[in-house]
RNA sequence: GCGAGACGGAGGCACACCCGGGGGAACCCGGGGUCGCAAAGCCACGGGCCCGACGGCGCGUCAGCGCCGGGGCCGCCGGGCUGCCGGU
Numbered sequence: 001g002c003g004a005g006a007c008g009g010a011g012g013c014a015c016a017c018c019c020g021g022g023g024g025a026a027c028c029c030g031g032g033g034u035c036g037c038a039a040a041g042c043c044a045c046g047g048g049c050c051c052g053a054c055g056g057c058g059c060g061u062c063a064g065c066g067c068c069g070g071g072g073c074c075g076c077c078g079g080g081c082u083g084c085c086g087g088u
Base pairs, nucleotide, nucleotide: 004088005085007086012037013036017032018031019030020029021028022027035075041081042080043079045078046077047076048073049072050071051070054069055068056067057066058065059064
């Protein structure tokens, strides 16, 4: 320096849920909370899932429905980038 992460130590993050705020929504931000996580740090590149206000196309007498554009989730998986640590 690189890889692994049994065991150990000091720490880190924060599911669900609650409160406040933003959004049409998925969801996000802050506070509380602590299910879990050795990358549960970051990135929407591939797959997947979620939303559907607005616009477009199609169907419908209408209500409305479907698809596309658009948006979201990295704690769904893969991939990319970066990283702590006694000991092995």